This is a predicted structure of a 72-nucleotide RNA (transfer RNA) from an Erysipelotrichia bacterium.
Taxonomically the source falls in Erysipelotrichia (Bacteria, Bacillati, Bacillota).
RNAcentral holds the sequence, with entries from ENA.
Model confidence (mean pLDDT): 82 of 100.
It matches the Rfam family "tRNA". The family's RNA type in Rfam is transfer RNA.
[in-house]
RNA sequence: GGUUCUAUAGCCUAACAGGUAGGGUAUCUGCCUAAUAACCAGAAGAUGUAGGUUCGAAUCCUAUUGGAACCU
Repeated sequence: GGUUCUAUAGCCUAACAGGUAGGGUAUCUGCCUAAUAACCAGAAGAUGUAGGUUCGAAUCCUAUUGGAACCU
């Protein structure tokens, strides 16, 4: 230098030909308890970045950034 793959919440992970981004764990609140933990109920939290296509994009296209593999 070239090719391919990959990026979703603090962490892990789902979303099958485009249609309200779901779950686990952790965190917070409540309940329970003499108290803590656990159980139970609830809450907050995410599509790497910038454009494009579309009524509608995590998904399709382009560029770019980080990571990985291979070739030279």